A computed fold for a 1438-nucleotide RNA from Lysobacteraceae bacterium WWH73, annotated as small-subunit ribosomal RNA.
It matches the Rfam family "Bacterial small subunit ribosomal RNA".
Its mean pLDDT, the model's own confidence on a scale to 100, is 87.
RNA sequence: AACGAACGCUGGCGGCAUGCCUAACACAUGCAAGUCGAACGAGACCUUCGGGUCUAGUGGCGCACGGGUGCGUAACGCGUGGGAAUCUGCCCUUGGGUUCGGGAUAACAGUUGGAAACGACUGCUAAUACCGGAUGAUGACUUCGGUCCAAAGAUUUAUCGCCCAGGGAUGAGCCCGCGUCGGAUUAGCUAGUUGGUGAGGUAAAGGCUCACCAAGGCGACGAUCCGUAGCUGGUCUGAGAGGAUGAUCAGCCACACUGGGACUGAGACACGGUCCAGACUCCUACGGGAGGCAGCAGUGGGGGAUAUUGGGCAAUGGGCGCAAGCCUGACCCAGCGACGCCGCGUGCGGGAUGACGCUUCUCGGAGUGUAAACCGCUGUCAGAGGGGACGAACGGCCCGGGUGGGAAUACUGCCCGGGAUUGACGGUACCCUUAAAGGAAGCGCCGGCUAACUCCGUGCCAGCAGCCGCGGUAAUACGGAGGGCGCAAGCGUUGUUCGGAAUCACUGGGCGUAAAGCGCGCGCAGGCGGGUGUGCAAGUCGGAAGUGAAAUCCCGGGGCUCAACUCCGGGGCUGCUGCCGAUACUGCAUGUCUAGAGACCAGUAGGGGUUGGUGGAAUUCCCGGUGUAGCGGUGGAAUGCGUAGAUAUCGGGAAGAACACCUGUGGCGAAGGCGGCCAACUGGGCUGGAUCUGACGCUGAGGCGCGAAAGCGUGGGGAGCAAACAGGAUUAGAUACCCUGGUAGUCCAUGCCGUAAACGAUGAGAACUGGCUGUUGGUUGCUCUUAGAGUGAUUAGUAGCGAAGCUAACGCGUUAAGUUCUCCGCCUGGGGAGUACGGCCGCAAGGCUAAAACUCAAAGGAAUUGACGGGGGCCCGCACAAGCGGUGGAGCAUGUGGUUUAAUUCGACGCAACGCGAAGAACCUUACCUACCCUUGACAUUUUUGGAAUCUUUUAGAGAUAGAGGAGUGCCCGAAAGGGAGCCAAAGAACAGGUGCUGCAUGGCUGUCGUCAGCUCGUGUCGUGAGAUGUUGGGUUAAGUCCCGUAACGAGCGCAACCCUUGUCCUUAGUUGCUAGCAGGUAAAGCUGAGAACUCUAGGGAGACUGCCGGUGAUAAGCCGGAGGAAGGUGGGGAUGACGUCAAGUCCUCAUGGCCCUUACGGGUAGGGCGACACACGUGCUACAAUGGACGAUACAGAGGGAAGCGAAGCCGCGAGGUGAAGCGAAUCUCAGAAAGUCGUUCGUAGUCCGGAUUGGAGUCUGCAACUCGACUCCAUGAAGUUGGAAUCGCUAGUAAUCGCGGAUCAGAACGCCGCGGUGAAUACGUUCCCGGGCCUUGUACACACCGCCCGUCACACCAUGGGAGUGGGUUGCACCAGAAGUAGUUAGGCUAACCGCAAGGGGGCCGAUUACCACGGUGUGGUUCAUGACUGGGGUG
Repeated sequence: AACGAACGCUGGCGGCAUGCCUAACACAUGCAAGUCGAACGAGACCUUCGGGUCUAGUGGCGCACGGGUGCGUAACGCGUGGGAAUCUGCCCUUGGGUUCGGGAUAACAGUUGGAAACGACUGCUAAUACCGGAUGAUGACUUCGGUCCAAAGAUUUAUCGCCCAGGGAUGAGCCCGCGUCGGAUUAGCUAGUUGGUGAGGUAAAGGCUCACCAAGGCGACGAUCCGUAGCUGGUCUGAGAGGAUGAUCAGCCACACUGGGACUGAGACACGGUCCAGACUCCUACGGGAGGCAGCAGUGGGGGAUAUUGGGCAAUGGGCGCAAGCCUGACCCAGCGACGCCGCGUGCGGGAUGACGCUUCUCGGAGUGUAAACCGCUGUCAGAGGGGACGAACGGCCCGGGUGGGAAUACUGCCCGGGAUUGACGGUACCCUUAAAGGAAGCGCCGGCUAACUCCGUGCCAGCAGCCGCGGUAAUACGGAGGGCGCAAGCGUUGUUCGGAAUCACUGGGCGUAAAGCGCGCGCAGGCGGGUGUGCAAGUCGGAAGUGAAAUCCCGGGGCUCAACUCCGGGGCUGCUGCCGAUACUGCAUGUCUAGAGACCAGUAGGGGUUGGUGGAAUUCCCGGUGUAGCGGUGGAAUGCGUAGAUAUCGGGAAGAACACCUGUGGCGAAGGCGGCCAACUGGGCUGGAUCUGACGCUGAGGCGCGAAAGCGUGGGGAGCAAACAGGAUUAGAUACCCUGGUAGUCCAUGCCGUAAACGAUGAGAACUGGCUGUUGGUUGCUCUUAGAGUGAUUAGUAGCGAAGCUAACGCGUUAAGUUCUCCGCCUGGGGAGUACGGCCGCAAGGCUAAAACUCAAAGGAAUUGACGGGGGCCCGCACAAGCGGUGGAGCAUGUGGUUUAAUUCGACGCAACGCGAAGAACCUUACCUACCCUUGACAUUUUUGGAAUCUUUUAGAGAUAGAGGAGUGCCCGAAAGGGAGCCAAAGAACAGGUGCUGCAUGGCUGUCGUCAGCUCGUGUCGUGAGAUGUUGGGUUAAGUCCCGUAACGAGCGCAACCCUUGUCCUUAGUUGCUAGCAGGUAAAGCUGAGAACUCUAGGGAGACUGCCGGUGAUAAGCCGGAGGAAGGUGGGGAUGACGUCAAGUCCUCAUGGCCCUUACGGGUAGGGCGACACACGUGCUACAAUGGACGAUACAGAGGGAAGCGAAGCCGCGAGGUGAAGCGAAUCUCAGAAAGUCGUUCGUAGUCCGGAUUGGAGUCUGCAACUCGACUCCAUGAAGUUGGAAUCGCUAGUAAUCGCGGAUCAGAACGCCGCGGUGAAUACGUUCCCGGGCCUUGUACACACCGCCCGUCACACCAUGGGAGUGGGUUGCACCAGAAGUAGUUAGGCUAACCGCAAGGGGGCCGAUUACCACGGUGUGGUUCAUGACUGGGGUG
């Protein structure tokens, strides 16, 4: 795009078309073929007596047309073009004729049978029925003399008929060329078969039939068989070529319940005829009969599905008839169906406050939307009323005229003119009038493809879906709504066909890796084929001609108002046929040539092949000698061998197999393949010569041959190796990898097998198209130092790199995968499956050929970026190693899990949750639980009213709260009244409130990889593209740091630096800090004067940059060493965290979309809980002791804090602390004694003078309050623990370890956290390994990215399928039986009008019988196909 469609929703009108695609299933009822009285007799009726009408029968014509259907048919059935051996009623035309007789018979009448259908007998009668004779131009036959064949009349003339011939037209029969579906898993078929001769038969050629003779005929150009199918013009689609199709209309064919047969006839083997057989249905008096809708309607049935038992012969056409006319379900109309095509309408113009409603919303608005209302206008269609055609002209009738016949102005044939008559549709079309916007819009869609977007509901549910795919709480994808888009009396869905699909490729594809080159050769058929001359003209080209039916299609016109539709004219119908012409090319024939091909001569290289010999090394075995304890084997072992003497070694012998070095991207061969040496036989290649042949060529379906390894048969052989097998190991297992043994086999001969990643994954042959380099074999030139070397030319191979070109890319590239030609083979999504079945081959194993059901939406190629690898290279990090100290064991603290509970609030979960949020839960905090309360609320904004606010007493209650009193009037404006700000209370409504949910809706913030060195961009270039390049490479660095190179050149975010701190010095300043010198002064003391030097404080500067020297490196970047320096190669530390990853964490900091609660999921109060405790884990503290504990004495910090604060001295208390109050908003006062350390004393290896848990008692402090549940002190108690299994953590220098001090939070409450200083190590060979990371490279079937992907068995469910003892159908071959009706033949039985005959009888005919052929039916035995089958095999999906 289309449709004979169907289904869903919807439906106003008209025109034109169209309507059982299924059961060729069965059919009730009616109708669909009759007509002629001008052929005939008879009967009935009417009559104006002229006649007319009706009809059963005889007779004539028709019934072979028209109408239906598509069963069968793969065929001369159809299409197209030809042909000769034919017939043709009615029609046209030409010639001729139409004469004389005869015998019957139906109707009818009578008798009679039967239920009926239908008959039987006797008698009468006519014809255009039937028969004979005559004539016979023409015709047929002929022995050329001749012979044979006809008729019908009606009627009053005219007309219509009849007969014999010729021609025509029309129609029909027959033959031939070409074309006409699928299957080769159908390869051979055929006995009337093929041909001949003769005969028969037919309208006609012919094996059409028969007799005889011959042995042919068809087939790979697809016979036979199987399946399917009416064919065509056309129709649909398509740019075309094609593909699909064969409804309606038209041509042909076939069929008429199924099968068979003939009759009649011009024509049939006959849809509405006949006979027989069969099935079915109906009637029956059971004896017997009747029937055939695939005609029009209609019924049942089948089906997803297809109409009225209508009107009319008015038109067109047909039959009969002289005609009038009759008949006509052909046809013309109407009815039903949106089934299709076409046309029309459902209104038009104005109308903004952009109404209501609805939807949405950021609450402002926006959309629906000029849409509606409203105003004005119009009147198609439908409605009502009225008018009103075309289709109708023939014909006949009447009148008139002409002409012919005729005696005729009766009558009448023909022609012309006039008149009246004929319409189913039809209550039509069309026109007029009228009324009123009045009666007339739906369907699908809105994620992309694909035009059209929002809200609500739902929550992987319900559902959608053509493909991709939507739906798991914000769905433009489901359902509803609003809006929109599209089409519109339709719109969607389903089905089917073509297109897109170049996806079977003729036009117009491919085969190295995507599917696809046979393993290789030889070669029949076939296809294709070198130069030149001549002839022919098959292909080819041109011309005119015939045909290509009409319709359809295209163009131009015409008619319906337009269109659809239809009419006219033209074109076209791409085809076929013969004729004429052309001869370039192809072909055919013939001649000639040598460039292809082959032969010949002479050379040449070679693991080419076959056969027979022969050689040495090695292995094993045997014999002997020497010799002793092991050998062998592996990652390490063991099995094994060996004291019966192995291994090792020497000598000798035997046997089999294979041929080291040479050896080479070297050689040979068609491929498989071929390797010691010698000989024989033998194939091919290459080179030179240019002697011969003269296209002899290329390819090659079938066919034939060769064909690795393994395997099979027979006979040998058997050293080594070695499937199977055995043992030993390995392992979770190990039917493996490793080891020790070991049999087939490997070897030879002979016969099979016929497959391989048989690979260059690249068929063979030919030609053309830049090169460079190596190498093998020839021929040849030049040069030289001549057994040769070097360097050129040419040729045949072989290998590497590359131009153009090709390719999806990879790559190929004179050895093409380039450009062309010829031929063959092969491919057409993945799986099922190279499987099943069938066939062929094989001894078997198996091979060759080769499907389908079913199932998936992919399978695949090449390349790209990542990620990954028990891949590679380079490099880094407390990553390992080297060290030091821990954790894991104990007790306690703390966090978590779990459990428990009314609640044990919530979050965080590998690293990167777990002393985390929490820098501090007794109440509060607090979010949890229980109980009691509040409801505009504890808090915000707005309105009204009242009151200032505020302070205070008291009662009840656990408290919130409730009640009762008391004190009290400020500020601003204003003269006052009054108003205002702020606060409190009450009322009411908007609203507040939520630590309720979603961190997977979010912002912000944070963790982590990782302070790792990376991540990108612009322009350019390369690539079809993804993308690459830059960023890779060579060095170097802590670093993508820098240098060099470079199709890249630059740039950005990161790195580094700039910032803070610390280490040295200078300078400025000098209190609260400092004190060298001077002076004063104390028990002592910067205590005082004074000083500004020092320390210090805190401002400013200096300093370090590989700057200098040497070496090294590439002369670079840099590296190594050195000097100087407080510091040396980023000096130490900090802050600083690229693009991104983890849907990482957080809705309980805050903010925030959506959802949810609203006398509660909000708010208040009291008490409880977050602190529970069989357990498990993380992080810590304290220890286990002598490098220690205890006691005494004694020294040295830094950085901080302090007003609701730090709090001195003094006094009290064993102590926590109390008291006290000076000083200090702090370089001034205070917290504040630093501790380890040092100097002494003691303890002596002990569960202790270690360790301090736990518990009892007594206290202190904070605080409304220490019961649940604080810290500390004192006395007493004195648990576990004696260095911690597997495993695991931190740290590279002022670090680890160890020691104490301070701070935040905080009323109080650190073993945690954040800081501070004191003391102060050990070790690093090195980068193999573990972990993490960076760069380059490689492989990949991964991309959610190895925590990936993914294979097979087993179990379960479902599906289709193979085998299967069989079973049941269909169809068909062969053999045989049987034989209705009919036709033909025969006929001895019976019957018989016409003609002949005087008669008898004859001729002819009929019946019967019989023979041949044959339908149905039957028997036996095969083939094929479908269905089914216990059981069974594999396959697919989940």